Context: one part of a larger RNA
Molecule: small-subunit ribosomal RNA, central domain
Organism: Alisma plantago-aquatica
RNA sequence: CUAGGCGUCAAGGGCAUGUAGGUGGUUCAUCGGGUUGAAAAUGAAAGUCACCAAAAAGAGGCAGAAUGCUCUCGAAACCAAUGAACUUGAGUGAGACAGAGGAGAGUGGAAUUUCAUGUGUAGGGGUGAAAUCCUGAGAUCCAUGAAGGAAGGACAAAACCAAAGGUAGCUCUUUGGGUCCCUACUGACGUUGAGGUGCGAAAGCAUGGGGAGCAAACAAGAUUAGAUACCCUGGUAGUCCAUGCCAUAAUUAAUGAGUCUUCACCCUUGUUCCACGCAGAUUAGGGGCUCAGCUAACGCGUGAAAGACUCUGCCUAGGGAGUACUGUCGCAAGACCGAAACUC
Repeated sequence: CUAGGCGUCAAGGGCAUGUAGGUGGUUCAUCGGGUUGAAAAUGAAAGUCACCAAAAAGAGGCAGAAUGCUCUCGAAACCAAUGAACUUGAGUGAGACAGAGGAGAGUGGAAUUUCAUGUGUAGGGGUGAAAUCCUGAGAUCCAUGAAGGAAGGACAAAACCAAAGGUAGCUCUUUGGGUCCCUACUGACGUUGAGGUGCGAAAGCAUGGGGAGCAAACAAGAUUAGAUACCCUGGUAGUCCAUGCCAUAAUUAAUGAGUCUUCACCCUUGUUCCACGCAGAUUAGGGGCUCAGCUAACGCGUGAAAGACUCUGCCUAGGGAGUACUGUCGCAAGACCGAAACUC
């Protein structure tokens, strides 16, 4: 490279946006580049095949053939191009609607901790059992008050929203996306997307704040043969805020995005229609079970892993190895890209 693949065996990029490129609705006309039909020319020599032509090899002679390319005359379905139009794809607008979607500001209550005051006296705490620890300088418990920080119980759900990461007290401001529904408008404006750009949990880094609880490191007590652990008492970074980096996760549905087609049933979120009902229909989502079909099996099954198409990423035995080296990025930690020898 071909071929076959990528839920679980190697293999879907963490997610989006979008450049180049690829690919792409319906109708009419023009054109004749691709395409297609006919005819002509060319196709040196050598070589190949046919014939002279007869055993083989070899040598000689002769007139042809072949794909290709060129020219001329046609055809016009398809692809391309040009022009004109259409409305179903896509988008805009009107009218409704749901939502923990994002950002900023304000604010409330429960609880933990600390402090103050009062009451009050001997233990408290912790465990499998203990001890370290706190406490007569008055603890724990109870009451009142204050401070400060972090997180939002019940509602709560297979529920909702978001491209993914993710998102939950309440109120206000601002802002993105979506769904339904009629009708009005634009008229293929679509889709995918190498590079590029942006976002991207937690931990970590830088600077400045903050610090209640929890808690790597660390210290002590236990356990144990030992115990650099599990258990316990403490406890610093960190966790929180602002700004800037980092760019990784079992970033998982281990399932790329988009379009079209496909048996039933049940539950649920948001809308619309209806004869207002506990029924039915309709769409856009979230779940369960299953027919056909698929799969090595498990299982998937209108939210496909079914039947088709378009584009893109990736895989090609195990180890060595996501290592070495070069390069790019980063303050660093490291990230991205990514081998070979050797071995079986």